[in-house]
RNA sequence: UUAAUAUCAAGAGUGCAGCGAGGGACCUAGCCCUGUGACCUGCCAGCAACCCUUUAAGUUGGGUGCUACAUCUAGCUUCGAUUUUAUCGAAGAAGAUAUUUG
Numbered sequence: 001u002u003a004a005u006a007u008c009a010a011g012a013g014u015g016c017a018g019c020g021a022g023g024g025a026c027c028u029a030g031c032c033c034u035g036u037g038a039c040c041u042g043c044c045a046g047c048a049a050c051c052c053u054u055u056a057a058g059u060u061g062g063g064u065g066c067u068a069c070a071u072c073u074a075g076c077u078u079c080g081a082u083u084u085u086a087u088c089g090a091a092g093a094a095g096a097u098a099u100u101u102g
Stems, first nucleotide, its partner, number of pairs: 001102001003100006013044001015043004022033003027075004045067003049064004071094001076092007
């Protein structure tokens, strides 16, 4: 990095140090976070989704992961409901994580 499968409205940081202006996946429109230092990196702390191991038991140990706002919200495609043509719901597409695989 390709593909497949599963999950994604729950949970968990006002931590310390560094960096120094953007960030919340892409695009659009909003809304929010941010020099009271966001994002990112390291350490510590915590949460518990997947895999291996162990156990009567997420019990033990380990490999990743995660720790603002629903995947922040809507917009894209299909179907259904309603019948004020716009709204609501479901599925998909896209994204994130894990395992397997080329």